[in-house]
């Protein structure tokens, strides 16, 4: 970083400091002086990378040893994360719907895909 890939409905918070903002952006809707952001300390979640374990499965190997992949497990390391589904929507398609009101080449609704974003990993 106008790049590739994977994941994003689960999970996990206290203290100190600080003082008004925060939830990327826009619109909503929320959170916040019963103290926001930021910073520090401690704790936790998860299991992407690394590491380790397996009496499991597949492949290579005549066999053993060993290796690779998958699956399961651990969690001392490297990130990340710890309000709300990535809080919801933002573009497209399909569905549904006209006795509260608005409204049908529409939409307050539902579903799917995409965009954007986030995190990891790789690449540059």
């Nucleotide at each position: 970083u106008a790049c590739g890939c994977a994941u994003c409905g689960a999970g996990a918070g206290g203290g100190g400091u600080g003082g008004a903002g925060g939830g990327a952006c826009u619109g909503g809707c929320c959170c916040a002086g019963u103290g926001a952001a930021g910073c520090c300390c401690c704790g936790g979640c998860a299991a992407c990378c690394a590491u380790c374990c397996g009496a499991c499965g597949g492949c290579c190997g005549u066999g053993a040893a060993g290796g690779c992949c998958g699956c399961g497990g651990a969690a001392c390391g490297g990130u990340g994360c710890c309000a709300a589904c990535u809080c919801c929507a933002g573009c497209c398609a399909g569905g549904c719907u006209c006795c509260a009101g608005c409204c049908a080449a529409a939409g307050c609704c539902c579903u799917g895909g995409g965009u954007a974003g986030a995190u990891g990993u790789g690449a540059c």
Molecule: SAM riboswitch aptamer (S box leader)
Organism: Thermoleophilaceae bacterium